[in-house]
RNA sequence: AUGGAGAAAAGCCAAACCCGUUGUAAAGCGGGGACGGAAAGCCACGGGUCUUUCGAGACAGCCGGGCUGCCUAC
Numbered sequence: 001a002u003g004g005a006g007a008a009a010a011g012c013c014a015a016a017c018c019c020g021u022u023g024u025a026a027a028g029c030g031g032g033g034a035c036g037g038a039a040a041g042c043c044a045c046g047g048g049u050c051u052u053u054c055g056a057g058a059c060a061g062c063c064g065g066g067c068u069g070c071c072u073a074c
Base pairs, nucleotide, nucleotide: 004074005072006071012037013036017032018031019030020029021028022027035061041067042066043065045064046063047062048059049058050057051056
């Protein structure tokens, strides 16, 4: 350095719910909050679920896949 793995330490993210806000909606964003997470970082490529004004959208914390990242008792 790389790979596996996930003890320790430093940190990180943030479910439900509440408030505000955007949207027809699913849901998104901000604040509070903490169920949990070793990628719960990013990508809508495949499957799936959800919404719909049936044109189209949403979910990456549903599964798979791709890219990237912190630490090292082993």